[in-house]
């Protein structure tokens, strides 16, 4: 350069155009305990950017970035 593929809470990941965008780890409050620790209730916290289509887009098209692997 060229082809594909990926971008969702701090981490990792799921999500048939409509339904509160879900686990898992972390993290904060409690409650268990002499104590940490592990266990138990519960909260906070996310759809990369811009555009289109669509009565409705995380999901579809376009493009831009970042980023991964092939190829040369």
């Nucleotide at each position: 350069g060229u082809c594909a593929g990926g971008a969702u809470g701090g981490c990792a990941u799921a999500g048939u155009g409509g339904u509160u965008a879900g686990c898992g780890c972390a993290u904060c409050u409690g409650c268990c305990u002499a104590g940490u620790g592990a266990g138990c209730a519960g909260g906070a916290g996310a759809c990369c950017c811009g555009g289109g289509u669509u009565c409705g887009a995380a999901u579809c098209c376009c493009g831009a970035u970042c980023u991964u692997g092939g190829u040369g």
Description: Transfer RNA from Schistocerca americana, 72 nucleotides, folded computationally. The RNAcentral record of the sequence draws on Ensembl Metazoa. Lineage of the source: Eukaryota > Altocrustacea > Acridomorpha > Cyrtacanthacridinae > Schistocerca. The coordinates come from a structure-prediction model, not an experiment, and the mean pLDDT is 80.